[in-house]
Description:
Small-subunit ribosomal RNA, 3' major domain from an uncultured bacterium, 477 nucleotides, folded computationally. The coordinates come from a structure-prediction model, not an experiment, and the mean pLDDT is 85.
Context: one part of a larger RNA
RNA sequence: UGACGGGGGCCCGCACAAGCGGUGGGGUAUGUGGUUUAAUUCGACGCAACGCGAAGAACCUUACCAGGGCUUGACAUUGAGUGAAAGGUGCAGAGAUGCAUCCCUCUCUUCGGAGACACGAAAACAGGUGGUGCAUGGCUGUCGUCAGCUCGUGUCGUGAGAUGUUGGGUUAAGUCCCGCAACGAGCGCAACCCCUAUCUCUUGUUGCCAGCACGUAAUGGUGGGAACUCAAAAGAGACUGCCGCGGACAACGCGGAGGAAGGCGGGGAUGACGUCAAGUCAUCAUGCCCCUUAUGUCCUGGGCUACACACGUACUACAAUGGGAUGGACAGAGAGCAGCGAAGCCGCGAGGCCAAGCGAACCCCAUAAACCAUCCCUCAGUUCGGAUUGCAGGCUGCAACUCGCCUGCAUGAAGUUGGAAUCGCUAGUAAUCGCUGGUCAGCAUACAGCGGUGAAUACGUUCCCGGGCCUUGUAGA
Repeated sequence: UGACGGGGGCCCGCACAAGCGGUGGGGUAUGUGGUUUAAUUCGACGCAACGCGAAGAACCUUACCAGGGCUUGACAUUGAGUGAAAGGUGCAGAGAUGCAUCCCUCUCUUCGGAGACACGAAAACAGGUGGUGCAUGGCUGUCGUCAGCUCGUGUCGUGAGAUGUUGGGUUAAGUCCCGCAACGAGCGCAACCCCUAUCUCUUGUUGCCAGCACGUAAUGGUGGGAACUCAAAAGAGACUGCCGCGGACAACGCGGAGGAAGGCGGGGAUGACGUCAAGUCAUCAUGCCCCUUAUGUCCUGGGCUACACACGUACUACAAUGGGAUGGACAGAGAGCAGCGAAGCCGCGAGGCCAAGCGAACCCCAUAAACCAUCCCUCAGUUCGGAUUGCAGGCUGCAACUCGCCUGCAUGAAGUUGGAAUCGCUAGUAAUCGCUGGUCAGCAUACAGCGGUGAAUACGUUCCCGGGCCUUGUAGA
């Protein structure tokens, strides 16, 4: 000097407490362990691995396994030499591939040749998702958006070092004020950036429709309007600015006025010095080591989807604040040309036929659902619950057997609120309801977003967990 203490003091955080809803029991989805397997490719392992890499394993992907092939190679550069390259057809084959055959003779040219493409001896070399994340770069997680981490000069100390950064107040904050052998400064904090809450101005099409007309079964449908909503662009606005009280005449705190908003208004982006030899050699890059007729490469099929079991994360339930039927209402944010696909018609339906419009404030995906009204069910393993299974179909795709999704009919398991234990959340939050997007031929209970409805509780800081500052003790260096 730091680290540690079942030492002390002060202070924070959904840390506890106060509440609301879950997980742990059931069924299913998904990941992992284990087991199995020819293979079940690899990585990730307390928090910070386990719906994680994977924003989507039928083939491909694919790295694994079995079998069939190739060996200058699937890919790059050099390359004597040869030829346009390519393409079609037939046969063999699981295909890769092999054989045969047809077709055909590129562009420029100074006519010497040059260029692109393909074949190609020999050789240099290629190739490796092989190893090492404890050789590395880069990127990332975590403590933690915690308030800290340092430097220059000066001063003190033999020195390591200290001081500054401690102290008194205050703050979300090493935030600010005061004091002080310190005076200043840097990286962090805050602000500058984006979204959102109010208003003004500008501009009105594809958006809007108050007033004036026209018209319709109806609709901003039409003339027109520029008010309103909205769409962006530019501004205004919030600063403890004003008042009162407290405080040390400070910083600041409490209350009030005005205001759409009040003391950081709400949310996002932003992550200091460092810690964990944390994670990643399988994104990529890269040292060293290893393979080179194979640890490279091509293909077919299989596997990654196995299943006595165990765990994590979710979805769906156990019902009446509910289930079913009919009718009716209200979003936001997005996507669209190898795309979104209306209307009409066919089908119980998934879907199909035909096909308008739209590169989209124009057309379309697209009926939002919870909700409201009326009716049925009356507490039961049920009109709850939907697993499982049978049959019949639809769609995508070369192909749904292993192994896709969806529809109809039938079937109708478990489950009556879950032990010890444990998680999230402080407001437009939790809970609940649906919608969209990326990935994607097809496939979402996952992920990322969007809006609708919309609570309860916080006395308090003794205790559990994590963290900050000061101080003290011990061991170690």